[in-house]
Context: one part of a larger RNA
RNA sequence: AGCGUAUGGGGGAUGCCUUGGCAUGGACAGGCGAUGAAGGACGUGAUAAGCUGCGAUAAGCCACGGGGAGCUGCAAACAAGCUUUGAUCCGUGGAUUUCCGAAUGGGGAAACCCGUCUGGUUGAAGACCAGUCACUCUGCACUGAAUACAUAGGUGCAGUAGAGCCAACCCGGAGAACUGAAACAUCUAAGUACCCGGAGGAAAAGAAAACAACAGUGAUUCCCCAAGUAGCGGCGAGCGAACGGGGAAUAGCCCAAACCGAAUCAGUUUCGGCUGGUUCGGGGUUGUAGGGCCCGCAUAACGGGACCAGAAGUCGAAAUCGAAGCUGCCUGGAAAGCAGCGCCAUAGAAGGUGAAAGCCCUGUAGGUAAAAGAUGACUGGCCCAGCGGUGUCCCUGAGUACCACGGGACCGGAGAAAUCCUGUGGGAAUCUGCCAGCACCAUCUGGUAAGGCUAAAUACUGUCCAUGACCGAUAGUGAACCAGUACCGUGAGGGAAAGGUGAAAAGAACGCCUAGUAGGCGAGUGAAAUAGUACCUGAAACCAUACGCUU
Numbered sequence: 001a002g003c004g005u006a007u008g009g010g011g012g013a014u015g016c017c018u019u020g021g022c023a024u025g026g027a028c029a030g031g032c033g034a035u036g037a038a039g040g041a042c043g044u045g046a047u048a049a050g051c052u053g054c055g056a057u058a059a060g061c062c063a064c065g066g067g068g069a070g071c072u073g074c075a076a077a078c079a080a081g082c083u084u085u086g087a088u089c090c091g092u093g094g095a096u097u098u099c100c101g102a103a104u105g106g107g108g109a110a111a112c113c114c115g116u117c118u119g120g121u122u123g124a125a126g127a128c129c130a131g132u133c134a135c136u137c138u139g140c141a142c143u144g145a146a147u148a149c150a151u152a153g154g155u156g157c158a159g160u161a162g163a164g165c166c167a168a169c170c171c172g173g174a175g176a177a178c179u180g181a182a183a184c185a186u187c188u189a190a191g192u193a194c195c196c197g198g199a200g201g202a203a204a205a206g207a208a209a210a211c212a213a214c215a216g217u218g219a220u221u222c223c224c225c226a227a228g229u230a231g232c233g234g235c236g237a238g239c240g241a242a243c244g245g246g247g248a249a250u251a252g253c254c255c256a257a258a259c260c261g262a263a264u265c266a267g268u269u270u271c272g273g274c275u276g277g278u279u280c281g282g283g284g285u286u287g288u289a290g291g292g293c294c295c296g297c298a299u300a301a302c303g304g305g306a307c308c309a310g311a312a313g314u315c316g317a318a319a320u321c322g323a324a325g326c327u328g329c330c331u332g333g334a335a336a337g338c339a340g341c342g343c344c345a346u347a348g349a350a351g352g353u354g355a356a357a358g359c360c361c362u363g364u365a366g367g368u369a370a371a372a373g374a375u376g377a378c379u380g381g382c383c384c385a386g387c388g389g390u391g392u393c394c395c396u397g398a399g400u401a402c403c404a405c406g407g408g409a410c411c412g413g414a415g416a417a418a419u420c421c422u423g424u425g426g427g428a429a430u431c432u433g434c435c436a437g438c439a440c441c442a443u444c445u446g447g448u449a450a451g452g453c454u455a456a457a458u459a460c461u462g463u464c465c466a467u468g469a470c471c472g473a474u475a476g477u478g479a480a481c482c483a484g485u486a487c488c489g490u491g492a493g494g495g496a497a498a499g500g501u502g503a504a505a506a507g508a509a510c511g512c513c514u515a516g517u518a519g520g521c522g523a524g525u526g527a528a529a530u531a532g533u534a535c536c537u538g539a540a541a542c543c544a545u546a547c548g549c550u551u
Stems, first nucleotide, its partner, number of pairs: 001550009015536001016500002020471002022468009031165002039100003042055003050074002061094006070082003105114003115133001117131005135162002137159007169200001170198004180187001184234001210217002221248005231239002252453003255397001259282010287431001289396004293391001294389004303384003307381004313375003319368003325341004330337001342359002344348001350362003402426008412438001433448005487494002507535001510522004
């Protein structure tokens, strides 16, 4: 020096554990805010800092309800207190709620500075205290130019109006590039990302100017199939329907117009009225066309409602009742294990207790109670709603449909290109009408545009509960731990590491070594201290010591 064995150090793998996560399902909620939010700053305790709670009434105040012996949070100890005259704690409602922040009296380098007016404290000034004062919009009132009436404008008052925040979901406006095409330009990525506007608990869509095909269906939305089909496509890369079938859920309505009436304004008048405009009321709402006008019959029942109110009941807060086991000089530190003899079960889910407990504790099954609130059979109100005939009389959504050019949306890249949207220019018809059925025309069929509303099935998230062939500390959230922290960055932003003594602190009195309050050795605790807070287990690398062998 090497190898081996043993014993240690070092290190923190592995095993076991779980307070934390993840996913799915169900229920509930889906907003908060000028009555000042979200989020913060600063305070607040007998007590340094921090977290939590709270706000100068400051780990709290009041009322009601629950509960019943201890309590003064995390967090020990001490001090000082509270509590069967019911504390602490739990639920509901209320009071207080500094300063900043939309921040709103003005300013500002957020948590600060400086004011106006009214009232108050003070003898006065000053100071202090309470309130008040932003902008926009809407309504009302008073005023009021050029310009006579008027209008613009101004002033005041009123408004629980708006403003800001918010994870995703939704609708609209605007809208990339990387990338793919093995390059790249049409194309793709993608109407995605990002930005802006708006809203709701969902949003959007929605009651056929729809599909279909000679047979029929009957608003919309979502799912499965049709189908990676028909198609589109430098026919490249790629993109990609519908009909129809099966399900979820189902719900249909209201205006405009004709016509009638009223009010008002204007015109006209033979002063009887008539005509026109505006507003309001009735009427009316569709495609086997319907409605109005005119005629006839009915007229108050049956029915419907997405509106309002009441309401049995149901759900709903903190809670509450809730069965049944003992023994053992058996093992052990400890019994729930083992042995013996029992018991309950609408409860043998689960967790805890010194190992493994249906019967020890918390619970569980099953009951009970109940405010706010939700829902709600039913009842009342309100709203809606009749049938037929007749006439070539009236009405049925116009700068619209449609066309041309340009662009976009559809599975469809301009193509033979229908359909939908529309920037520019043209520009109809009026039910014997008009649109569609993939150029266009005819026949046939379907529908009735140019106004509007509409629940459910669907999407997403938060809270709670439940569940898991989900993770178990390099995993699972970035975060099991005081984590969006420490730290990095001018900033936008980036972003960690870090769990485990023991059943119980019983956390080692006392002594010794020592410079020592370091560290260790005794003593003591404990089942165990090679469980000693650098603490469960304690692998490997690496280091050391002892012994053996080899050189």
The part of an RNA shown here (large-subunit ribosomal RNA, domain I) has 551 nucleotides and comes from Bacteroidetes bacterium CG12_big_fil_rev_8_21_14_0_65_60_17.
The sequence was found in a public genome assembly.
Its mean pLDDT, the model's own confidence on a scale to 100, is 81.
Lineage of the source: Bacteria > Pseudomonadati > Bacteroidota.